This is a predicted structure of a 116-nucleotide RNA (Glycine riboswitch aptamer) from Pseudoxanthomonas spadix BD-a59.

């Protein structure tokens, strides 16, 4: 050189689901006033409805160990325990206009490893 990893960084693409409702507080506006309107990237408290693609939990096949059963070899629709995946599942966390975030994917120059 080349190959592999997917470890950060940069760029690009990147779904879903209420700009929900009530109360309180604060700013601003209207009103003589009780009050009304509006705004608040998690302002605070509460309520119902939802989403799955940060993160986190769960498990199938399979494997291992121990036990059980069987019995001329490496056996067994048996039990228990342990390990084990996802975009499946749960919805703890997070999210439900835009922005941000975003699993994952592509590109770039790096990094680690193999290699001459």
């Nucleotide at each position: 050189a080349g190959c592999a990893c997917a470890c950060a960084c940069u760029c690009u693409g990147g779904a879903g689901a209420g700009a929900c409702c009530g109360g309180u507080c604060g700013g601003c506006c209207c009103g003589c006033a009780u009050g009304g309107g509006u705004c608040g990237g998690c302002a605070c408290c509460g309520g119902c409805g939802c989403c799955g693609a940060a993160g986190g939990g769960g498990c199938a096949c399979g494997a291992a160990g121990c036990g059980g059963c069987a019995g001329u070899c490496g056996g067994c629709g048996c039990g228990c325990u342990u390990c084990c995946a996802a975009a499946c599942u749960c919805u703890c966390a997070g999210g439900c206009a835009a922005a941000a975030g975003g699993a994952c994917a592509g590109a770039g120059g790096g990094g680690c490893g193999c290699g001459a």
Notes
The sequence is in RNAcentral, with records from Rfam and Ribocentre.